The RNA shown here (c-di-GMP-I riboswitch aptamer) has 93 nucleotides and comes from Ammoniphilus sp. CFH 90114. Lineage of the source: Bacteria > Bacillati > Bacillota > Caryophanales > Ammoniphilus. Its Rfam family is "c-di-GMP-I riboswitch aptamer". Clan: c-di-GMP_I riboswitch clan. The coordinates come from a structure-prediction model, not an experiment, and the mean pLDDT is 83.
RNA sequence: AUAGAGACAAGGCAAAACCAUUGAAAAGUGGUGACGCAAAACUAUAGGGACUAAAUUGAAUGCAUCUAUUCAGUAUGUCUGCCAGUUGCCUCC
Numbered sequence: 001a002u003a004g005a006g007a008c009a010a011g012g013c014a015a016a017a018c019c020a021u022u023g024a025a026a027a028g029u030g031g032u033g034a035c036g037c038a039a040a041a042c043u044a045u046a047g048g049g050a051c052u053a054a055a056u057u058g059a060a061u062g063c064a065u066c067u068a069u070u071c072a073g074u075a076u077g078u079c080u081g082c083c084a085g086u087u088g089c090c091u092c093c
Base pairs, nucleotide, nucleotide: 004093005091006090012037013036017032018031019030020029021028022027035081041086042085043084047083048082049079050078051077056073057072058071059070060069061068
C1' cells in the first nucleotide's frame, strides 16, 4: 500500500411513531425519538427493482345547460435504511 475480517478506541447516522410544513400522491424537509446500521456516506440520465399518477391517453357509465364518476395505461415524479455502482475512518488480526 492492497485485500479480507470486525474485537478495542474515537466517533458517525437515525427506523417506527408524534408535531409542524411542502406536494395531487408517492414521498421530502425540520423538531422530538432510537428500531437498527461497518458504509444506514454519495449516486435515481451506471444498471436492476419498487411506489405514486397531477397532467394525459383509452374504455365504460351518467347528465343533456355546464360537465361528472369508475377502471386500465403512461414518469426526465418518488424510494439507495430494496439490490447495486462509486468513495471512505480504525486495526486485536